About this RNA:
Predicted 3D model of RNase P RNA and transfer RNA as a complex of 447 nucleotides. It holds a member of the Rfam family "Bacterial RNase P class A". Its mean pLDDT, the model's own confidence on a scale to 100, is 77.
[in-house]
C1' cells in the first nucleotide's frame, strides 16, 4: 500500500418567531421547565401487572432439544465441544433418537436395503471338437457350450453393504495379515459435551431422509391496559315507601260457574320520592423501573455486588410541528468570489428483557492474509 | 390487542417432494364462410411473490421478509 475479518459509537449543531402536549407558579393575563428511537417498526419469543378459572393428574395440541454457565424469564446471551466453510483473522449450524416401529428414494441401472450379476473374470466340474505325447489305460494343451463360482475391474446413479498394500485362490472375496478408518471395553484428562500420537477386543455387525409420520426428554390454564378499578347524566326497565283505585288468591288448557283459603292483608292503569345495576362521559391504571450511564470490586465472559453523581416524554381520533438565519457534511456549476440541490431508515401508545428486519453517511479500536522497503 | 388464510401464464384456478409445472378463457396462425361469429386444427406465453435453509432432488417442507384478503374484541 492492497484485500479482508471482528467490535464499538454517532447518525446533523446553534439561534429567532409563531403554535401544540404535560407539569410547577399565579385570581387571571401570563410565565418557567420538559417533550421520540436505535430501531419507537415487525408483533416473532420471554416476563411484569390485571382479571377470569382452578382439587390433583392425564390425553390432544403447540413450542423447545450438544455441554456448562448467566438471567425474573426466554426460542435470548456468554464460554466450551463437535461438524461444515475459509490460506487466515473468523463465520455458520432446527446439533436428541435411523439396532422402537411405519414409510420414502423419480430417472438411470443387473441390483436401491439382510440388494444384485449386464459386460467381464475363472479350466477346479460336465460335454463336444481338435492338436501333441504314449503300444495302451490315459496324460497335457487350445477352442466352444452347459451347470456353477466370483464381486477384483468396467458401467449406472445423489447414494452400490469399509480403504490401501501384501499374501492367498481356478478366479476372487476381511478369506488371512499390516496400516488407516469404525464399534465396544478399559485407562488417562475434563464439572460436562467430549478428547487421547494409549492399551485390549471385534473382521466390520444394522447406508441416507425425522424442516416424513413417529419415539424420548423438557415447558405451556385462559385472556389481555379496549386488562382491571372508581365516580356517574338522559331514556327505558327493576326494587321499596307513600297517594289513589279495587275485595283478592288458588283449583281446571281458557271463560262462566263451583269449592277452598285469606282478611288490614293482597292486587293494579297512574302519580311522587328514594334505592341499586348499568350506558354515554370523566378519573385512575400511567410511567421511577428486574431502569440507564460513569466509577470500584469479583468473574475468561455473559453478568453480579457496592457507593456516589447524573439522566429518564406521557398523548388519548391521539402533542413532539411550521417558517427563517448562521455553521458543518455530500454532490453539481464556476478560474475564483460565489450560486444551486441534498442531508438515511423511520416516529412513542401499559411497562420491561431479547430477537428479526430497515438504515444516506461519518468516526474509532483490534486482528488476518498478500506485496514492497528497511 | 388477538387470530385465520392467500400469492403459480394476460385472467380464473389445478398441481402439496421426482422426468421438461398443467387446464379453461384470452392472444397469435391456419381452415370453414361471400364476410363475421360460433366451430375445427395448430402454436406461443412462467423469476411458481422475494431471500436463505433441509434434501440426491423444493412450486410443494422449514425460517425470515414483502404484498393482499378476512374474522373477533
Nucleotide at each position: 500500500g492492497g484485500a479482508g475479518c471482528g467490535g464499538a459509537u454517532c447518525g446533523g449543531a446553534g439561534g429567532a418567531u409563531c403554535g401544540c402536549u404535560g407539569c410547577a407558579c399565579g385570581a387571571a393575563a401570563g410565565c418557567g421547565c420538559a417533550g421520540a428511537g436505535g430501531a419507537a417498526a415487525g408483533u416473532c419469543c420471554g416476563a411484569a401487572c390485571u382479571c377470569c378459572a382452578a382439587c390433583g393428574g392425564g390425553c390432544a395440541g403447540c413450542a423447545g432439544g450438544c455441554u456448562g454457565g448467566a438471567u425474573a424469564a426466554c426460542g435470548u446471551c456468554c464460554a466450551g465441544g463437535c461438524g461444515c466453510g475459509g490460506c487466515a483473522a473468523c463465520g455458520c449450524g432446527a446439533c436428541g433418537g435411523a439396532a422402537a416401529g411405519u414409510g420414502c428414494a423419480a430417472c438411470a441401472g443387473a441390483g436401491a436395503a439382510u440388494a444384485g450379476a449386464c459386460c467381464g473374470c475363472c479350466a477346479a466340474c460336465c460335454g463336444a471338437a481338435u492338436c501333441g505325447c504314449g503300444c495302451g489305460a490315459g496324460c497335457g494343451g487350445u477352442u466352444c457350450g452347459g451347470g456353477g463360482g466370483u464381486a477384483a475391474g468396467g458401467g449406472u446413479g445423489a447414494a452400490a453393504c469399509g480403504g490401501u498394500g501384501c499374501g492367498g485362490u481356478a478366479a476372487g472375496a476381511g478369506c488371512g495379515c499390516a496400516c488407516c478408518g469404525c464399534a465396544u471395553c478399559g485407562c488417562g484428562c475434563g464439572u460436562g459435551a467430549g478428547c487421547g500420537a494409549c492399551g485390549a477386543u471385534g473382521g466390520c455387525a444394522u447406508g441416507g431422509c425425522a424442516a416424513a409420520c413417529c419415539c424420548c426428554c423438557u415447558g405451556c390454564g385462559g385472556a389481555g391496559c379496549a386488562a382491571g378499578a372508581c365516580c356517574a347524566a338522559a331514556u327505558a326497565g327493576g326494587g321499596a315507601a307513600g297517594c289513589g283505585a279495587u275485595g283478592g288468591a288458588a283449583u281446571c288448557g281458557c271463560c262462566c260457574g263451583u269449592u277452598u283459603c285469606c282478611g288490614c292483608a293482597g292486587u293494579c292503569a297512574g302519580c311522587u320520592u328514594c334505592c341499586g345495576g348499568g350506558u354515554a362521559g370523566g378519573u385512575u391504571g400511567c410511567u421511577c423501573g428486574a431502569u440507564c450511564a460513569c466509577c470500584g470490586c469479583g468473574g475468561u465472559a455473559a453478568c453480579g455486588c457496592g457507593a456516589g453523581u447524573g439522566a429518564c416524554a406521557g398523548a388519548g381520533g391521539a402533542a413532539u410541528g411550521a417558517u427563517c438565519c448562521u455553521c458543518a457534511c455530500u454532490c453539481c456549476c464556476g478560474a475564483a468570489a460565489g450560486g444551486g440541490a441534498g442531508c438515511a431508515c423511520a416516529a412513542a401508545a401499559u411497562u420491561c428483557g431479547g430477537c428479526u428486519u430497515a438504515c444516506a453517511g461519518a468516526u474509532c479500536c483490534g486482528c488476518u492474509c498478500c506485496a514492497u522497503a528497511c | 390487542g388477538g387470530g385465520u388464510c392467500c400469492g403459480u401464464a394476460g385472467c380464473u384456478c389445478a398441481g402439496c417432494g421426482g422426468u421438461u409445472a398443467g387446464a379453461g378463457c384470452c392472444a397469435c396462425c391456419g381452415g370453414c364462410u361471400c364476410a363475421u361469429a360460433a366451430c375445427c386444427g395448430g402454436c406461443g406465453g412462467g423469476u411458481c411473490c422475494u431471500c436463505g435453509g433441509u434434501u440426491c432432488a423444493a412450486a410443494u417442507c422449514c425460517g425470515a421478509g414483502c404484498g393482499g384478503a378476512c374474522c373477533c374484541a